[in-house]
Context: one part of a larger RNA
């Protein structure tokens, strides 16, 4: 001298970009944060309408109508947090061969022909709630069998295996789907090798241990399990132990080398009250999924239930310290869906914090009787000072009202002609209309200097001094050091010095 997710003290207009739980991976009250699909099924309340009885507000029957939950597809393994664990099953560079892979994309084929349930539904029961039983009787793109079967998969090369589901529409080889093979992207796992803090006041450590054969298991290698056989493996080039810590692109610094560091942003790993465990599924051993257990908590009818904010806000605690229970899905992007459109605390805005960085301003020009006033004098004076008053002018920022325009591209809705074998798709085209939560740069007017300057420091280092009081006390200090009666070091005043909406302190860091 530059730096910080700063944090204290004193001061504090206004903007723009940023950025804000580093401590207790402490504990959480209320909200919200994953839904979506009626063109995949079956059934439909409420309500309106009309009809008929008639007891005059009820009952039946048709029609629109489409809620709540129901079965079924996808999603939910994504986006969001956080660093606890991990010193290597990690990251980070280069390799590599024994895999998988929904959605998506290109190419070949293919989709007969039948079945038996089950939920919601109706009825009946236990329970305080949670939730659950008994009969009945119904669909599907749920489930099941048979055909058909190679280019697939086994093969002992004869041969044996495996598939499917329809919907929408008057009307489908053509639109959406759906089975099967091959390739492709994408996305995962798997393996090698190097590089990678502190400790020797850790010096030895290892029986699935180290390797072989054979099996089992995985999508897939492999002591990953296992049975059997050999005795190996690893180490003073630091093994085993102990501590510390997520890893990288970066970032600070520094001419550089380095030495610190990994907070915001992107990339990998981990976790999701704790410890364990597997179901589903293309993918999870899954943060808002299940199933044991602990622990903490809540409700109970004492029989039993339910919770998991390291998700956005919030709230307690601990703390030097770190924000709103806030507006939309208008963009952008995701999930579902022919689609309209639905969800979205991702995002996109708004709000709190001088917490950082940057920009603006807090006025300009005149103004000497050098006014008063303060200080200081040698009493002549001198400074504070063109500084003020005072006279004339701006209109930046604030403040009040207005304009005009963007962020809106596209989808989409209705429509005109046209082409692709085609009134359903798809191209391309005409006219019409629709969708802004937020808000900035900019213009106009309106009055008026009005509403906006303060911090440390002044012996030396180190820019900048006099006087008063104090009198080794009170007190200062970063170091050297001032203070015991003239203190340029303490307190105050005046004055000046530096930065300036910021100045210091304090803590790391180079």
């Nucleotide at each position: 001298g530059a730096a910080u997710g700063a944090a204290c003290g004193u001061u504090g207009g206004c903007g723009g970009c940023g950025u804000g739980g580093a401590u207790u991976a402490g504990g959480c009250a209320u909200g919200c944060a994953a839904g979506u699909c009626g063109u995949g099924c079956g059934a439909g309340a409420a309500a309106u309408u009309c009809c008929a009885g008639c007891u005059u507000g009820c009952u039946g029957g048709a029609a629109u109508g489409g809620a709540c939950a129901g079965c079924g597809g996808c999603g939910a393994a994504a986006g969001g947090g956080a660093g606890a664990g991990u010193a290597a099953u990690a990251c980070g560079u280069a390799g590599a061969a024994a895999u998988c892979u929904g959605c998506c994309c290109u190419c070949a084929g293919g989709a007969c022909u039948g079945g038996g349930a089950u939920a919601g539904c109706g009825u009946u029961g236990g329970g305080a709630a949670a939730c659950u039983g008994g009969c009945g009787g119904u669909a599907a793109u749920a489930c099941c069998a048979g055909a058909u079967g190679a280019u697939g998969u086994c093969u002992u090369c004869g041969g044996a295996c495996c598939a499917a589901a329809g919907g929408u529409g008057u009307g489908a080889u053509u639109c959406c789907g759906c089975c099967u093979g091959a390739g492709g992207a994408u996305g995962a796992g798997u393996c090698u090798a190097c590089a990678a803090c502190c400790u020797a006041u850790u010096a030895g450590c290892u029986a699935g241990u180290u390797g072989g054969c054979g099996g089992g298991g995985u999508a897939a290698u492999g002591g990953c399990c296992c049975a059997c056989c050999a005795a190996g493996g690893c180490a003073a080039c630091g093994a085993u132990g102990g501590g510390u810590a997520g890893c990288g692109g970066g970032u600070g610094u520094g001419a550089g080398a380095g030495c610190a560091u990994g907070g915001c942003c992107c990339g990998c790993c981990u976790c999701a009250c704790u410890g364990g465990g597997a179901c589903u599924g293309a993918g999870a051993c899954a943060c808002u999924g299940c199933c044991c257990a602990g622990a903490c908590a809540u409700c109970u009818a004492c029989g039993g239930a339910u919770g998991g904010c390291u998700g956005c806000a919030g709230u307690c605690g601990a703390g030097a310290a770190u924000c709103u229970u806030u507006g939309u899905c208008a963009a952008u992007g995701g999930a579902c869906g022919a689609a309209a459109g639905u969800c979205u605390g991702a995002a996109c805005a708004a709000g709190c914090g001088a917490c950082g960085c940057c920009g603006c301003g807090u006025g300009c020009g005149g103004g000497a009787u050098g006014a008063a006033g303060g200080c200081c004098u040698u009493c002549g004076g001198g400074u504070u000072g063109u500084a003020a008053a005072c006279c004339g002018c701006u209109g930046u920022c604030g403040u009040a009202a207005g304009g005009g325009g963007g962020c809106a591209a596209a989808u989409c809705u209705a429509u005109u002609g046209g082409g692709g074998u085609u009134c359903u798709c798809c191209c391309c085209u005409u006219u019409a209309g629709u969708u802004g939560a937020g808000c900035g740069a900019u213009c106009u007017u309106a009055g008026g200097a009005g509403g906006a300057a303060g911090g440390a420091c002044g012996g030396g280092c180190u820019a900048a001094g006099u006087u008063c009081g104090u009198g080794c006390c009170a007190g200062c200090a970063g170091c050297c050091g001032c203070g015991g009666u003239a203190a340029g070091a303490c307190g105050a005043a005046c004055c000046g010095u530096c930065c300036g909406a910021a100045c210091g302190u304090u803590a790391u860091u180079c």